[in-house]
RNA sequence: GCGGGGGAUGCGGUCGCGCCCGCCGAAGCCGAGAGGCGAAGGCGGGUGAGGAAAGUCCGAGCUCCACAGGGCGGGACGGUGGCUAACGGCCACCGGCCGAAAGGCCAGGGAAAGUGCCACAGAGAACAGACCGCCCGUCCCUCCCCCCAGGGACGAGCAAGGGUGAAACGGUGGGGUAAGAGCCCACCAGCGGGGUGGGUGACCAUCCCGGCUCGGUAAACCCCGUCCGGAGAAAGGCCAAGCAGGGAGGAUGAGCUGGCCCGGCUCGUUUGACUCCCGGGUGGGCCGUUGGAGGCGUUCGGCGACGGACGUCCCAGAGAAAUGACCGCACCCCGAGAAGGGGCACAGAACUCGGCUUAUUACCCCGCUU
RNA sequence: GGCCCCAUCGUCUAGUGGUCCAGGACAUCACUCUUUCAAGGUGAAGACACGGGUUCGAUUCCCGUUGGGGCCG
Numbered sequence: 001g002c003g004g005g006g007g008a009u010g011c012g013g014u015c016g017c018g019c020c021c022g023c024c025g026a027a028g029c030c031g032a033g034a035g036g037c038g039a040a041g042g043c044g045g046g047u048g049a050g051g052a053a054a055g056u057c058c059g060a061g062c063u064c065c066a067c068a069g070g071g072c073g074g075g076a077c078g079g080u081g082g083c084u085a086a087c088g089g090c091c092a093c094c095g096g097c098c099g100a101a102a103g104g105c106c107a108g109g110g111a112a113a114g115u116g117c118c119a120c121a122g123a124g125a126a127c128a129g130a131c132c133g134c135c136c137g138u139c140c141c142u143c144c145c146c147c148c149a150g151g152g153a154c155g156a157g158c159a160a161g162g163g164u165g166a167a168a169c170g171g172u173g174g175g176g177u178a179a180g181a182g183c184c185c186a187c188c189a190g191c192g193g194g195g196u197g198g199g200u201g202a203c204c205a206u207c208c209c210g211g212c213u214c215g216g217u218a219a220a221c222c223c224c225g226u227c228c229g230g231a232g233a234a235a236g237g238c239c240a241a242g243c244a245g246g247g248a249g250g251a252u253g254a255g256c257u258g259g260c261c262c263g264g265c266u267c268g269u270u271u272g273a274c275u276c277c278c279g280g281g282u283g284g285g286c287c288g289u290u291g292g293a294g295g296c297g298u299u300c301g302g303c304g305a306c307g308g309a310c311g312u313c314c315c316a317g318a319g320a321a322a323u324g325a326c327c328g329c330a331c332c333c334c335g336a337g338a339a340g341g342g343g344c345a346c347a348g349a350a351c352u353c354g355g356c357u358u359a360u361u362a363c364c365c366c367g368c369u370u
Numbered sequence: 371g372g373c374c375c376c377a378u379c380g381u382c383u384a385g386u387g388g389u390c391c392a393g394g395a396c397a398u399c400a401c402u403c404u405u406u407c408a409a410g411g412u413g414a415a416g417a418c419a420c421g422g423g424u425u426c427g428a429u430u431c432c433c434g435u436u437g438g439g440g441c442c443g
Stems, first nucleotide, its partner, number of pairs: 001368006009330007017048008028037003050346001054357002057355005062232004069262004074228005079093005094108001095106004109223002114221002116217003131162002133158002136155007170188006189213001191210008236287004245278005253267004294313008331343004371442007380396004388426001398414005419435005
């Protein structure tokens, strides 16, 4: 320096708080009686926050809407193989990038299906382009003529070099040419097609052929593949108590039903479903609710995530919310030691799980690299 | 407890990949006008909540954090 793991003090006592169980229990109720039930309260016992309980970001269980149906639209995901109830999670591998290495990161399908965008600068920004430049021809000047050299104007050719940019239509060398250029050739890189070998596969290695070369962006629209019905415990079910209706709208209508349509079921068309407004009542109890894809240990299979078998344990369940304080011993830290001090940070259950992300003082252990 | 939405000068807002040193109104400050104040005129200062990522380039697109708002028997 890199990666992984661990616990988040332990035991005992006193007091306090929540929940549960047992016993007692003035009042009260039942009973002819003996006696029984029993609110408040008392006594005894048991139990009482986290690794993230958080954010509510994914995935499920569960409940209701139809045993959740069809189409359009919409959303999420995206290398390969596996794990899992499922996942956007995890494991192993492949490829790319970074690092000297250990190792880290990757929203990692498609840009040769189509469309869009690529500011400024620059000659040219996508089947591109010629500013400087190189070369050839004609004319003019230095110079009256010829040769050489230089300069200028016009016409034609070129894209090697310079320059701009995030990005400029392969790279190096040779041939070729007036000068040049994949124009031709060799090698290299990339792309497409085919073969052989290895691997379940992503892919890797290697050989042949081709035209010479194709820009980036999909966390832009889009295309391809896979998945997704909606709502969420204030879901939902049962019991008890209480009340009063009135007005407006209203029919191939309304509700379930949600972005839309279809389909299905139910209610209804003036004794009127349903919607809105005003008014009235209640705002109590029980279930759901904590025993579960559960924790721990041993062992077996697997590189691993994980799975199987056996044993063992029961581990908060409130309903606006309890989980705190002190003392002693042990352990740890600061302190050379003693005395003394500290055990801190982030933070607190609310139907329950599996993950991800975020917050986190001080410390311990293991492996690896230089 | 659950579900949904938003964040740009002090306030209200425009901008939805570049041409941006982010535009406007009110407010603030300075100068001017006036006997003075107000109004008017001229000018100045002042912001993309924070941290990453995608992209050549982010106020804008994506993810996370923070803060605020709304709804639900």